Predicted 3D model of a 74-nucleotide RNA (transfer RNA) from a Nanobdellota archaeon. RNAcentral holds the sequence, with entries from ENA. Its mean pLDDT, the model's own confidence on a scale to 100, is 82. It matches the Rfam family "tRNA". It is annotated as a transfer RNA.

RNA sequence: GCCGAUUUAGCUCAGUUGGUUAGAGUGCUAGACUCAUAAUCUAGAGGUCCCCAGUUCAAGUCUGGGAAUCGGCA
Numbered sequence: 001g002c003c004g005a006u007u008u009a010g011c012u013c014a015g016u017u018g019g020u021u022a023g024a025g026u027g028c029u030a031g032a033c034u035c036a037u038a039a040u041c042u043a044g045a046g047g048u049c050c051c052c053a054g055u056u057c058a059a060g061u062c063u064g065g066g067a068a069u070c071g072g073c074a
Stems, first nucleotide, its partner, number of pairs: 001073007010026004019057001028044005050066005
C1' cells in the first nucleotide's frame, strides 16, 4: 500500500426483510431470605447503537466518507 472482519449498557454479546418499547447474560445498587456472609429470589439504575453526511414517512439496520481494533496479502 491492497483486501477482509469487527465496533450496540461497566464487561461479553444478540438484534431477522428498515417499523411498534433497543435487549440478554454478567457486573452494579436496593430489598427479601440468613445469627452473619455467600448462594438464591425480587426490583431498579445504567445507551450519542464508533464519528460525519446522505436516502427514507421512518435508520442500530441501507449508501458514501472517516476513525479504531484484529487478520490476510505484498